[in-house]
Context: one part of a larger RNA
RNA sequence: AACGAACGCUGGCGGCAUGCCUAACACAUGCAAGUCGAACGAGACCGUUGUCUUCGGAUGGCGGUUUAGUGGCGCACGGGUGCGUAACGCGUGGGAAUCUGCCUCUUGGUUCGGAAUAACAGUUAGAAAUGACUGCUAAUACCGGAUGACGACGAAAGUCCAAAGAUUUAUCGCCGAGAGAUGAGCCCGCGUAGGAUUAGCUAGUUGGUGAGGUAAUGGCUCACCAAGGCGACGAUCCUUAGCUGGUCUGAGAGGAUGAUCAGCCACACUGGGACUGAGACACGGCCCAGACUCCUACGGGAGGCAGCAGUGGGGAAUAUUGGACAAUGGGCGAAAGCCUGAUCCAGCAAUGCCGCGUGAGUGAUGAAGGCCUUAGGGUUGUAAAGCUCUUUUACCAGGGAUGAUAAUGACAGUACCUGGAGAAUAAGCUCCGGCUAACUCCGUGCCAGCAGCCGCGGUAAUACGGAGGGAGCUAGCGUUGUUC
Numbered sequence: 001a002a003c004g005a006a007c008g009c010u011g012g013c014g015g016c017a018u019g020c021c022u023a024a025c026a027c028a029u030g031c032a033a034g035u036c037g038a039a040c041g042a043g044a045c046c047g048u049u050g051u052c053u054u055c056g057g058a059u060g061g062c063g064g065u066u067u068a069g070u071g072g073c074g075c076a077c078g079g080g081u082g083c084g085u086a087a088c089g090c091g092u093g094g095g096a097a098u099c100u101g102c103c104u105c106u107u108g109g110u111u112c113g114g115a116a117u118a119a120c121a122g123u124u125a126g127a128a129a130u131g132a133c134u135g136c137u138a139a140u141a142c143c144g145g146a147u148g149a150c151g152a153c154g155a156a157a158g159u160c161c162a163a164a165g166a167u168u169u170a171u172c173g174c175c176g177a178g179a180g181a182u183g184a185g186c187c188c189g190c191g192u193a194g195g196a197u198u199a200g201c202u203a204g205u206u207g208g209u210g211a212g213g214u215a216a217u218g219g220c221u222c223a224c225c226a227a228g229g230c231g232a233c234g235a236u237c238c239u240u241a242g243c244u245g246g247u248c249u250g251a252g253a254g255g256a257u258g259a260u261c262a263g264c265c266a267c268a269c270u271g272g273g274a275c276u277g278a279g280a281c282a283c284g285g286c287c288c289a290g291a292c293u294c295c296u297a298c299g300g301g302a303g304g305c306a307g308c309a310g311u312g313g314g315g316a317a318u319a320u321u322g323g324a325c326a327a328u329g330g331g332c333g334a335a336a337g338c339c340u341g342a343u344c345c346a347g348c349a350a351u352g353c354c355g356c357g358u359g360a361g362u363g364a365u366g367a368a369g370g371c372c373u374u375a376g377g378g379u380u381g382u383a384a385a386g387c388u389c390u391u392u393u394a395c396c397a398g399g400g401a402u403g404a405u406a407a408u409g410a411c412a413g414u415a416c417c418u419g420g421a422g423a424a425u426a427a428g429c430u431c432c433g434g435c436u437a438a439c440u441c442c443g444u445g446c447c448a449g450c451a452g453c454c455g456c457g458g459u460a461a462u463a464c465g466g467a468g469g470g471a472g473c474u475a476g477c478g479u480u481g482u483u484c
Stems, first nucleotide, its partner, number of pairs: 001483003005480005012356006018349002020314001025312003029309003034073003039070002042067011080267003089192007098184002103180008111145004120135006151160003165172003193239003200230003205227008242264004246257004269290005292303004320346001322345003328342001329340004359389004369380004395420005403411001428473005433454003439468005449456002
């Protein structure tokens, strides 16, 4: 000098930041990912209109609202945490054997058919979770045929591969191909902890041939063949650790560090696995195993806060079960719009930084009181009182934004402005032996105690405790911890 700090005493206001560093411990409750009726068929309700009517109603058309279902896109983003990882994980600079939904540009196409299935109805199993069977139905869901090249494969001949419609009729879609952009995967050089009281390590191990696999190179995997490969320029093993931009300190070199913000990585109760998909081996998806918790009719089921709040626990220690989608951004939608604990705000905390205030001028009889005293006086001290002013802040009243482009403001009647009354609402903490700015009295008597170091205390202690006085900093001041 610094801090994501804590503790003690104290505490007026505002702005801007920051706030589980410990148990990646366990979690009640609510919310955190939906959306599209301009893909589709149904149910319910409402309005309108037609037919029949026994006047109860039945049935059909059109329009709207809504519900679950089929289907599409999203859910791989955003948000959290730092367990693991000493590694091509990260940083930096290169590389070739790759993919890329939505988006942009170019080009061509969008034809003919078919069979199902959920919803629904009926029957049925179960305590539930959840099913089973039969029957009906639609699609931008699924399947077949056609066409098919500047595409793919191939030396060539040739072979092979697609599509879906919707509506308000102007668009939005769908399929093939090429290019771009963006994003991602892979490889390499160099850099990136400590320990030798770790010296040898390695059989898919190192290389080759062939095959498989992948979007793609490759022992990535497999068969066969060879016997290699790494290592004192530190292999292997052990311990510790997310990395970086940065941050703190320092004149710098360096040292320490990696909260908040930004980039990358890893993880999502523990371990393993794949499915879907352009993209995951997927935090709020699936399957298996395990531990734990819960429900149960004991047959069987359900769950995963390292999302935002919040609870218990741990701890010296870290906040509200708040408001709003108004702005910015994201998902879906043609749009209106819906969703969004991302975000923007508000709440709590002197946790930090910055700013402001707690009054100003005058006032000597140097009042009273306190303390000291050589008893004369000195000091507190212009300090107070008194007199004259001011009103920052706080309080009361009125006005009242920007953030919002036409509309739309959670914040918020907030910021700010104007007026009003009244010194009114507002000072503490540590220290005073030397280092180190600041001294006397009383009490105590190697006791009680102090102490960062030196050291104080055994009867006059400037060092302990109290008082008066003084010094320093100030809404803080000290102590402790850690780093330079």